[in-house]
RNA sequence: CAACUGAAUAGGCAAACCUAUAGAAAUAUAGGGACGCAAAGCUACAGGGACUAAGGUUAUCUAAUAACGAUGUCAGCCAGUUGCCAAA
Numbered sequence: 001c002a003a004c005u006g007a008a009u010a011g012g013c014a015a016a017c018c019u020a021u022a023g024a025a026a027u028a029u030a031g032g033g034a035c036g037c038a039a040a041g042c043u044a045c046a047g048g049g050a051c052u053a054a055g056g057u058u059a060u061c062u063a064a065u066a067a068c069g070a071u072g073u074c075a076g077c078c079a080g081u082u083g084c085c086a087a088a
Stems, first nucleotide, its partner, number of pairs: 006085001012037002017032006035076001041081003047078002049074003056068005
């Protein structure tokens, strides 16, 4: 110095669940909490994928239900991008 590497160290993040708030929902934020994480940092029209279905459209046919569907959401699904420590 490199890597599809990860022993140790420093510092870091925080799943489920609970409470509060926002939201139609998915989910998000804050506090508590740790399942885990070497990118569990950042990026969501302009890569793929997943979740939701309010408004809308269609069907039934008259009162609400079903289907479709993103402009909503997920970076802790893959991906892109930047990057801490560091032995064998």